Small-subunit ribosomal RNA, 5' domain from an uncultured bacterium, 518 nucleotides, folded computationally.
Its mean pLDDT, the model's own confidence on a scale to 100, is 86.
[in-house]
Context: one part of a larger RNA
RNA sequence: GGAUGAACGCUGGCGGCGUGCUUAACACAUGCAAGUCGAACGAGGGAUUUUGGAUGAGACUUCGGUGGAUUCCGGAAUACCGAGUGGCGGACGGGUGAGUAACGCGUGGGCAACCUGCCCUGUACAGGGGGACAACAGCUGGAAACGGCUGCUAAUACCGCAUAAGCGCACGGUAUCGCAUGAUACAGUGUGAAAAACUCCGGUGGUACAGGAUGGGCCCGCGUUGGAUUAGGUAGUUGGUGAGAUAACAGCCCACCAAGCCGACGAUCGGUAGCCGGACUGAGAGGUUGAUCGGCCACAUUGGGACUGAGACACGGCCCAGACUCCUACGGGAGGCAGCAGUGGGGGAUAUUGCACAAUGGGGGAAACCCUGAUGCAGCGACGCCGCGUGAGGGAAGACGGUUUUCGGAUUGUAAACCUCUGUCUUUGGGGACGAAAAAAUGACGGUACCCAAGGAGGAAGCCACGGCUAACUACGUGCCAGCAGCCGCGGUAAUACGUAGGUGGCAAGCGUUGCCC
Numbered sequence: 001g002g003a004u005g006a007a008c009g010c011u012g013g014c015g016g017c018g019u020g021c022u023u024a025a026c027a028c029a030u031g032c033a034a035g036u037c038g039a040a041c042g043a044g045g046g047a048u049u050u051u052g053g054a055u056g057a058g059a060c061u062u063c064g065g066u067g068g069a070u071u072c073c074g075g076a077a078u079a080c081c082g083a084g085u086g087g088c089g090g091a092c093g094g095g096u097g098a099g100u101a102a103c104g105c106g107u108g109g110g111c112a113a114c115c116u117g118c119c120c121u122g123u124a125c126a127g128g129g130g131g132a133c134a135a136c137a138g139c140u141g142g143a144a145a146c147g148g149c150u151g152c153u154a155a156u157a158c159c160g161c162a163u164a165a166g167c168g169c170a171c172g173g174u175a176u177c178g179c180a181u182g183a184u185a186c187a188g189u190g191u192g193a194a195a196a197a198c199u200c201c202g203g204u205g206g207u208a209c210a211g212g213a214u215g216g217g218c219c220c221g222c223g224u225u226g227g228a229u230u231a232g233g234u235a236g237u238u239g240g241u242g243a244g245a246u247a248a249c250a251g252c253c254c255a256c257c258a259a260g261c262c263g264a265c266g267a268u269c270g271g272u273a274g275c276c277g278g279a280c281u282g283a284g285a286g287g288u289u290g291a292u293c294g295g296c297c298a299c300a301u302u303g304g305g306a307c308u309g310a311g312a313c314a315c316g317g318c319c320c321a322g323a324c325u326c327c328u329a330c331g332g333g334a335g336g337c338a339g340c341a342g343u344g345g346g347g348g349a350u351a352u353u354g355c356a357c358a359a360u361g362g363g364g365g366a367a368a369c370c371c372u373g374a375u376g377c378a379g380c381g382a383c384g385c386c387g388c389g390u391g392a393g394g395g396a397a398g399a400c401g402g403u404u405u406u407c408g409g410a411u412u413g414u415a416a417a418c419c420u421c422u423g424u425c426u427u428u429g430g431g432g433a434c435g436a437a438a439a440a441a442u443g444a445c446g447g448u449a450c451c452c453a454a455g456g457a458g459g460a461a462g463c464c465a466c467g468g469c470u471a472a473c474u475a476c477g478u479g480c481c482a483g484c485a486g487c488c489g490c491g492g493u494a495a496u497a498c499g500u501a502g503g504u505g506g507c508a509a510g511c512g513u514u515g516c517c518c
Base pairs, nucleotide, nucleotide: 001518002517004515006514007513008512009511010510013388014387015386016385017384018383019381020380021346026344027343028342030341031340032339035088036087037086040085041084044081045080047078048077049076050075051074052073053072054071059066060065095299096298097297104224105223106222107221108220109219110218111217114216115215119212120211121210122209123208124207125206127161129159130158136151137150138149139148140147141146167192168191169190170189171188173186174185175184176183177182197204198203225271227269232262233261234260237259238258239257240256241255242254244252274296275295276294277293278289279288280287281286301322302321303320304319305318324335325334326333327332352378354377355376356375360374361372362371363370364369391421392420393419394418401412402411403410404409425459427454428453429452430451431450435445462507463506464505465504466503467488468487469486473502474501475500476499477498483490484489
């Protein structure tokens, strides 16, 4: 000098764009953050319309009826409501950095050892049956959370049967190819496995197989902090055979066999740490760093476990154990902000319990639409960067006042007053968007930005320094005191170094100090 997620002191007009718990991965009141589909399904609720049956008031009556109020029991249609079965989504999005020195990350390869819901392309299908379980009803346990028994019922829920172009598995064969374990193609024999319908008639779905796309899994080379005041480490350990497990390779797991394997090119142990694109600095080499944004990883109160599923060993799912908090009728239950706000606590220190789904994106749905603290915005903070303003021109009797003085003056100083203007920002009034797409409709931001008019210099300057380094000097006070100080050093009676004043210098809505990095 630069830089900062900064903090502190003094000061503080406006706007734009960014940015804001670096500490306790401490504990959390409250609200919200993941739902959706009635075009898969049965039942229910009230509403509207319509309709069938029963009842049959007042009125009229030729006493036969006409007529139909009211009430009750149904049917149909329409949209709606909140539970249930079922489907898809809750594995994304959002947070945090605890752990991790590791194939975790980065980079370059490999899988002849793999998976892939939704999406795209192609081929072939969808025949015929069955039995349940919720909801519901009845009974019943419990303070509650939540259940138990009996009975009824639907489906795109569940289970057999049929079918098999293509596919899987087993067996052996031929051809081609590969560095290899082998791969591919062809034909053969045996054997195995599917399906679901709905419809507003436009469609939307279902099953199998092949290919694609996307996303993932695994393996390898190289790189990735410091300690030897850590030198030996290792028993599923290293390898083999076989069996198992997995989507898949593999001691991944197991049985048996062998005795290996790693290590001064630093094993093991203990310390520290998420990694990277990048960021800061520097002429570069390098050093430091990993906030915001993007990629990957890990975690979700602590530890363990699996279930479901295309995908999890799952932040707002389940089970067990621990600590903690809450409810309890003491028998037993409920909970997890490292989501967005917000609270306590810790700390030098870090914001609103805001608005909207209008846009972008995501989930569900055929759609309308619903949900979305993702996101878009607004609020707060000079925390940072950038821009603008606090007036412009004229104005010498060089006024008054202040300071100083050798008492002549000098300086503050064109500074002020005064004159002439301007209107950025601000204030008031009026108009008023883009962002909205495809004809219309649809804007949280927002009556915002912006434009026009009016008014009036009115409302808007501080901070630090002035001995040298280092730009800027005098007076008074103080008297090795009080104090200053980054270094050298000032102060003991003439202090340009302390304190105050005047003046001056620097920067400026900031200025200075402190911390950290180069």